The prediction has a mean pLDDT of 81. Predicted 3D model of a 72-nucleotide RNA (transfer RNA) from Methanocorpusculum labreanum Z. Its Rfam family is "tRNA". Gene Ontology term of the family: triplet codon-amino acid adaptor activity. It is annotated as a transfer RNA.

This record gives sequence, C1' cells and structure tokens, in this order.
RNA sequence: GCCUCAGUGGCUUAGUGGCAUAGCGCGUCCUUGGUAAGGACGAGGUCGCGAGUUCAACUCUCGCCUGAGGCU
Repeated sequence: GCCUCAGUGGCUUAGUGGCAUAGCGCGUCCUUGGUAAGGACGAGGUCGCGAGUUCAACUCUCGCCUGAGGCU
C1' cells in the first nucleotide's frame, strides 16, 4: 500500500428498510425476623463520525476514524 470483518446503554450482545433487543450490572419496591435466592417496576442509547439515496436508514451507498485478521 491492497483486501476482508467488526464498531449498538457500564459490560457482553440481537436486530439486512418502518417501535432500538436481551442477559449481567445499577436504583426503588414486594417477599423474609434478617440475609441469600426469587418477583414487580424503573433509570440508563445522539446505534463510531460525516455526507448521500429513500416518504422513512442501526440496516443500503461513499468518505473518514478505531480495532482484529490476511496479502505483498
């Protein structure tokens, strides 16, 4: 230098065009004599950045950044 893959709450992740998911973690409550376990509810996301296509983009296209792997 070229090619491929990946980037989504604190962490790990689902989601191939129409409401952003789940688990763990966090908060409040229930349950208990008190814990643990269990249950209910909730907070927490500019979906890596910018532009384009589209009525509509996490999703498609282009560029950039970061990481992983490969080729020379």